[in-house]
């Protein structure tokens, strides 16, 4: 330079024949304890890296750009 990959909740990942998005930890509330842990029940937490196409409709599909990883010269 070239070629694959990967980018989703604080963190670690799911979710691909396109239909308005989960889970485990961890956070806060409550119950339990005499009090902390453990347990259980709940809750909030995301413009799906960015920006444009295609579609009624896109985290999924196409193009560019950006971070990072691997291989190749």
């Nucleotide at each position: 330079g070239c070629u694959u990959c990967u980018g989703u909740a604080g963190c670690u990942c799911a979710g691909u024949c396109g239909g308005u998005a989960g889970a485990g930890c961890a956070a806060c509330u409550g119950a339990u304890u005499c009090g902390u842990a453990a347990u259980c029940a709940g809750u909030a937490g995301g413009u799906c890296a960015g920006c444009g196409g295609u579609c009624c409709g896109a985290u999924c599909c196409c193009g560019c750009u950006c971070a990072g990883a691997a291989g190749c010269u």
Model confidence (mean pLDDT): 81 of 100. This is a predicted structure of a 73-nucleotide RNA (transfer RNA) from a Clostridia bacterium. Rfam family: tRNA. Gene Ontology term of the family: triplet codon-amino acid adaptor activity.